Molecule: transfer RNA
Organism: Ailuropoda melanoleuca
RNA sequence: ACCUGGUGGGCUCAGUUGGUAGAGCGUGAGAUUCUUGAUCUCAGGGUUGUGGGUUUGAGCCCCACAUCAGGUG
Numbered sequence: 001a002c003c004u005g006g007u008g009g010g011c012u013c014a015g016u017u018g019g020u021a022g023a024g025c026g027u028g029a030g031a032u033u034c035u036u037g038a039u040c041u042c043a044g045g046g047u048u049g050u051g052g053g054u055u056u057g058a059g060c061c062c063c064a065c066a067u068c069a070g071g072u073g
Base pairs, nucleotide, nucleotide: 001072002071003070004069005068006067007066010025011024012023013022019056027043028042029041030040031039049065050064051063052062053061
């Protein structure tokens, strides 16, 4: 320099054919328990890396940039 893939809640990751973003763990509260732990219930937390474009509508399609990983020379 070029090619491929990733970037999402505190962490690890789903998201199908474009139609208002979910799960597990963790956190907070409550129930249960003599207490802790375990179990159960509820709640909070996301401008989906940044900036544009296409579209009635973008996590998803297109472009540039940033960053991480791998590969080629």